[in-house]
This record gives sequence, C1' cells and structure tokens, in this order.
RNA sequence: GGGCGGUUAGCUCAGCCGGUUAGAGCGCUGCGCUCACAUCGCAGAGGUCAGAGGUUCGAAUCCUCUACCGCCCA
Repeated sequence: GGGCGGUUAGCUCAGCCGGUUAGAGCGCUGCGCUCACAUCGCAGAGGUCAGAGGUUCGAAUCCUCUACCGCCCA
C1' cells in the first nucleotide's frame, strides 16, 4: 500500500433483507427477604448506536469519507 471483518449501556453481545418506544445477560443503585451476608424476588438509573456528510417521508440498519481494533496479502 491492497482486501476482509468489527466499533450499540460500565463489561460481553443481540438487533444490521430501513418503519411504532433501542434491547438481553452480567455489573451498579434502592426496596423486600435475613440476626447479618449470600442467593432469590421487585423496581430503577445508565446510550450523540465510533465521528462527519449524503440518500429517504423515515437510518443503529443503505452509500461516501475519516478514526480506532483485528485478520490476510504484498
């Protein structure tokens, strides 16, 4: 330098053949339970969907560029 894949909650990831309000597990906070802790149950907080631009009535999803991570080729 070229090709491919990835980037979504604190962490690990779904959602990626456009359409209602963006989700799960773990973690965190509160309450219940307990003498207490753990487990368990209930509730809650937490997201510029990597960044910018474009297409569209409508974009996490499609297109372009950029950044970062990984793999392969040279």

A computed fold for a 74-nucleotide RNA from a Candidatus Omnitrophota bacterium, annotated as transfer RNA. It matches the Rfam family "tRNA". The family's RNA type in Rfam is transfer RNA. Its family is annotated with triplet codon-amino acid adaptor activity in the Gene Ontology. Its mean pLDDT, the model's own confidence on a scale to 100, is 82. NCBI's taxonomy places the organism under Bacteria, Pseudomonadati, Candidatus Omnitrophota.